[in-house]
RNA sequence: CCAGGGGGCCGGGCAGCCGCGCUUUUCGCAAGAAGAUCGAGGAAAGUCCGGGCUCCACGAAACAAGGGUGGCGGGUAACGCCCGCCGGGGGAAAGCCUUGUGCCCAACCCCAGGGAAAGUGCCACAGAGAGCAGACCGCCUGCGGCUUCGGCCAAGGGUAAGGGUGAAAGGGUGCGGUAAGAGCGCACCGCGCCGGCGGUAACGCCGGCGGCAUGGCAAACCCCACCCGGAGCAAGACCGAAUAGGGGCGGCGUGCCGGUCCUCAAGGAUCGGCUGGGGUGUUUCGCCCCGACCGCCCGGGUUGGUCGCUAGAGCGGCACGGCAACGUGUCGCCAAGAGGAAUGGCUGCCAGCGCGGGAGCGGUCCCCCGGGACACCGUCCGCGCUACAGAACCCGGCUUACAGGCCCCCUGGCACC
Numbered sequence: 001c002c003a004g005g006g007g008g009c010c011g012g013g014c015a016g017c018c019g020c021g022c023u024u025u026u027c028g029c030a031a032g033a034a035g036a037u038c039g040a041g042g043a044a045a046g047u048c049c050g051g052g053c054u055c056c057a058c059g060a061a062a063c064a065a066g067g068g069u070g071g072c073g074g075g076u077a078a079c080g081c082c083c084g085c086c087g088g089g090g091g092a093a094a095g096c097c098u099u100g101u102g103c104c105c106a107a108c109c110c111c112a113g114g115g116a117a118a119g120u121g122c123c124a125c126a127g128a129g130a131g132c133a134g135a136c137c138g139c140c141u142g143c144g145g146c147u148u149c150g151g152c153c154a155a156g157g158g159u160a161a162g163g164g165u166g167a168a169a170g171g172g173u174g175c176g177g178u179a180a181g182a183g184c185g186c187a188c189c190g191c192g193c194c195g196g197c198g199g200u201a202a203c204g205c206c207g208g209c210g211g212c213a214u215g216g217c218a219a220a221c222c223c224c225a226c227c228c229g230g231a232g233c234a235a236g237a238c239c240g241a242a243u244a245g246g247g248g249c250g251g252c253g254u255g256c257c258g259g260u261c262c263u264c265a266a267g268g269a270u271c272g273g274c275u276g277g278g279g280u281g282u283u284u285c286g287c288c289c290c291g292a293c294c295g296c297c298c299g300g301g302u303u304g305g306u307c308g309c310u311a312g313a314g315c316g317g318c319a320c321g322g323c324a325a326c327g328u329g330u331c332g333c334c335a336a337g338a339g340g341a342a343u344g345g346c347u348g349c350c351a352g353c354g355c356g357g358g359a360g361c362g363g364u365c366c367c368c369c370g371g372g373a374c375a376c377c378g379u380c381c382g383c384g385c386u387a388c389a390g391a392a393c394c395c396g397g398c399u400u401a402c403a404g405g406c407c408c409c410c411u412g413g414c415a416c417c
Base pairs, nucleotide, nucleotide: 001413002412003411004410005409006408007407008406009405010404012350013349014348015347016346017345018344020039021038023036024035025034026033027032041388045399046398048397049396050395051394052393053232054231055230056229058286059285060284061283062282063281066228067227068226069225070224071085072084073083074082075081086113087111088110089109090108095103096102097100114223115222119221120220121217122216123215136163137162138159139158140157141156144153145152146151171189172188173187174186175185176184191210192209193208194207195206196205197204198203236307237306238305239304246298247297248296249295250294251293252291255274256273257272258271259270260269261268262267276290277289278288279287314333315332316331317330318329319328320327321326351386352385353384354383355382356381357380360379361378362377363376364373365372366371367370
């Protein structure tokens, strides 16, 4: 200098006037007035994941149903997220030749990356043939026949290398071999098996043997491995106020033994044991309840206030460990909490961007003593624009949107020192 990539930050500034919100200080009987600090985001968005927190479900274990994830290892409170690695695909210049939509291919980007031999299913159309298949064109041979003796037609047989169809045609390239062909044989690649080495592992490398037949789709149902209670701040808690502790219907168990008491008895109450029913999709164990429980219909009251509501798996600096994500220690900081919902309006100057102006100026360039040009740079003038977009319990992610500007880093090539 050229090319290919990755990341971070800002996204308006200043001044004046008027106007807002929480908290707080002073004055004021109060209403209110004056002042001070602070006052939206990197995505606040989507509501796609994971949690904190709150309430409900009686608990434990196993199973079922339903749902989620899917290479290996690590991080995290956790995740479908993040980091690193493995495998596959993509990927520029230079280089390599076979000169091509070729090979090789760094950084970087992408992958819904377990299983097709457990089973079921699908592969339209075209094509001869698309799960165990197939001969359309073609190639070889040629019973028999014809012949101008060069050959031609041709039943039958062999073939899957060449062509065609297709998203995909049953390993690929090359050599040999053959009547023509075919892993028929051989070399290399590919595939399978075995062994060794390296690595925590996914996997990689090396060697040997061998079949030279073993498609695709699981983001199809499914199988395998691992994980998972439900609802959600309109969760919920308290205060206040008021009503009707309301009414009706149906289903489903209430039984045995013993003791005590009220008792003449009948009957009733209570305690203990067993059984039965319910609390759970099933089972076992435990616990609780026994007009307990299940279902349907009608009707009444409350809609007010306070809290939840912002100091946290928080943020920043430094040191150490780790390739990294991140962790540990130490020092420092407090950054909106509204409650129908606040942070805004106007004016001026500046900054940035775009367009125009050379009958604005200069650098620069061309012609030559004065003109011309405006591609680039500096400056001047005029006009216009200034992105995506607003918290509402909070946090960790992912995804989507974003005018413009600045900064850093990685990789390759070329040239110079």